[in-house]
Context: one part of a larger RNA
Molecule: small-subunit ribosomal RNA, 5' domain
Organism: Candidatus Uhrbacteria bacterium
RNA sequence: GGAUGAAUGCUGGCGGCGUGCCUAAGGCAUGCAAGUCGAACGAAUCAUUGCAACAGGUGAUGGUUAGUGGCAAACGGGUGCGUAACACAUUGGUAUCUGCCUCGUAGUCGGGCAUAACGUUCCGAAAGGGACGCUAAUUCCACGAUGGUCUCGCAAGAGUAAAGUCGCAAGACGCUACGAGAGGAGCCUAUGGCCUAUCAGCUAGUUGGUGAGGUAAUGGCUCACCAAGGCUAUGACGGGUAGGGGGUGUGAGAGCACGACCCCCCUCACUGGGACUGAGACACUGCCCAGACACCUACGGGUGGCUGCAGUCUGGAAUAUUCGGCAAUGGGCGAAAGCCUGACCGAGCGACGCCGCGUGCAGGAAUAAGGGCUUCGGUCCGUAAACUGCUUUUGUCAGGGACGAAUCAUGACGGUACCUGAAGAAUAAGAGGUUGCUAACUCUGUGCCAGCAGCAGCGGUAAUACAGAGACCUCAAGCAUUAUCC
Numbered sequence: 001g002g003a004u005g006a007a008u009g010c011u012g013g014c015g016g017c018g019u020g021c022c023u024a025a026g027g028c029a030u031g032c033a034a035g036u037c038g039a040a041c042g043a044a045u046c047a048u049u050g051c052a053a054c055a056g057g058u059g060a061u062g063g064u065u066a067g068u069g070g071c072a073a074a075c076g077g078g079u080g081c082g083u084a085a086c087a088c089a090u091u092g093g094u095a096u097c098u099g100c101c102u103c104g105u106a107g108u109c110g111g112g113c114a115u116a117a118c119g120u121u122c123c124g125a126a127a128g129g130g131a132c133g134c135u136a137a138u139u140c141c142a143c144g145a146u147g148g149u150c151u152c153g154c155a156a157g158a159g160u161a162a163a164g165u166c167g168c169a170a171g172a173c174g175c176u177a178c179g180a181g182a183g184g185a186g187c188c189u190a191u192g193g194c195c196u197a198u199c200a201g202c203u204a205g206u207u208g209g210u211g212a213g214g215u216a217a218u219g220g221c222u223c224a225c226c227a228a229g230g231c232u233a234u235g236a237c238g239g240g241u242a243g244g245g246g247g248u249g250u251g252a253g254a255g256c257a258c259g260a261c262c263c264c265c266c267u268c269a270c271u272g273g274g275a276c277u278g279a280g281a282c283a284c285u286g287c288c289c290a291g292a293c294a295c296c297u298a299c300g301g302g303u304g305g306c307u308g309c310a311g312u313c314u315g316g317a318a319u320a321u322u323c324g325g326c327a328a329u330g331g332g333c334g335a336a337a338g339c340c341u342g343a344c345c346g347a348g349c350g351a352c353g354c355c356g357c358g359u360g361c362a363g364g365a366a367u368a369a370g371g372g373c374u375u376c377g378g379u380c381c382g383u384a385a386a387c388u389g390c391u392u393u394u395g396u397c398a399g400g401g402a403c404g405a406a407u408c409a410u411g412a413c414g415g416u417a418c419c420u421g422a423a424g425a426a427u428a429a430g431a432g433g434u435u436g437c438u439a440a441c442u443c444u445g446u447g448c449c450a451g452c453a454g455c456a457g458c459g460g461u462a463a464u465a466c467a468g469a470g471a472c473c474u475c476a477a478g479c480a481u482u483a484u485c486c
Stems, first nucleotide, its partner, number of pairs: 001486004006482005013357006019350002021315001026313003030310003035071003040068002043065009078268001080266001088192003092188003096185003101181008109144002111141002118133006150159003164173003194240003201231003206228008243265004247258004270291005293304004321347001323346003329343001330341004360390004370381004396422005404413001430475005435456003441470005451458002
């Protein structure tokens, strides 16, 4: 000198774009953050209405939805605890899986058992649960049929599928099997990137083999048996620290330091463990067990998990609104209309950062008052002010008023940006410094005191170094200080 997710002191006019718990992965009140489909299903209910005519019967159309069923919920959002590791980056590979999407081939025949809702009833303070009975489906069947570019097998042969819904129809959306693709995921290899030898030896599923189990798949992944191996000064093992990368800061570069925001990968979800469902999880707002904590309780028993968005307490030098909207982009579901979306788009707060703009312009005295200095002559603040003329960025008031919408409709932002007009210099300057380094000097006070200070050093009676005043210098809506990196 540059830089910062900064903080602190003094000060503070505006706008745009960014950015904002670095500490306690400490605890959390409250609201919201994942639903959707009635064109899969039965049922209930409401409205209109036909037949019927007091039985509340039977249909039609439309709406609503607790339940069954499907898809989604494994994405999106957060965090950096752990991890020195195939976690990450680069590289090569394959023994593998893949819902939705695209393409291709073929098919979609016939049966059956249940169960929620519902009804009856019982238990419980609640959360919730039990018994009996009825019923549907795109639910289920370890029922039959057919079957191939399927599986097993050398072959013969054996095994193995489906679901319908809407529509007057055409057809559309589905369903089943197999193959291919795209995208995604798993696994493996080599290489690379921290400190420590005041850590020198480490290892028994350890290293390899055979067989078996297991997995989507390779493999000591697991197990039985056999062999005795494997790693290590090119640093094993141990200890410490740490998410990794794209990148960021600085530097001429080499390098050094860092990894906030944004993107990719990994990791975790109160702590520890476990599996279930599923194409995908060992699953942040799913389940089970244990534990700590907290809450409710009729004391028998229950409930909860903000490292989502806000917000709160605590901690801290320190970090924001319990805001608006799904209008856009994107995601989920749906044939669609649409619904949901604290993703996202916006607004709010903070000079936290960067950038831009303003706080007026011109004229105006041998120069007012006031203040400072003085050799008392004068000189400085100083054309500065007053005063005259002008302008109107910005602010205020009034009028108009978007783009973003692709697409008939639909704009949170927003009566915002922007445009026009009006009045009026009006609404707007400070901070640090002035001995040298280092740009900028005098007076008064103080008297090694009070104090200053980054270093050298100032102060003991003429202090340009302390304190005040005036003047001056630098930067400027900032200026200084502290901390950290180069």